[in-house]
Annotation
Transfer RNA from a Patescibacteria group bacterium, 73 nucleotides, folded computationally. Model confidence (mean pLDDT): 81 of 100. It matches the Rfam family "tRNA". The family's RNA type in Rfam is transfer RNA.
RNA sequence: GGAUUCGUAGCUCAGUUGGUAGAGCAGAGGACUCUUAAUCCUUUGGUCGUGGGUUCAAAUCCCACCGAAUCCA
Repeated sequence: GGAUUCGUAGCUCAGUUGGUAGAGCAGAGGACUCUUAAUCCUUUGGUCGUGGGUUCAAAUCCCACCGAAUCCA
C1' cells in the first nucleotide's frame, strides 16, 4: 500500500431483508436479613465511531474519513 470483517449503555453482545434502540452483568433505590452475601422487585444510563447522501422515515442502504483485528504484498 491492497483485501476482508468489525465499531451499538460503564463491560460483553443482540438488533437480518429501513418503521419508537434492547438483553445479561455492572450502577441506584427498595424488600428480605442482627449485619454482609445470595435472592426478589423497581429503576438510571445511548448524539448507534465521525461527516455527508438516498428516503416520508436510516443502527440498518450508498460514499468519504477515523479506529481495531486478520490476511496479502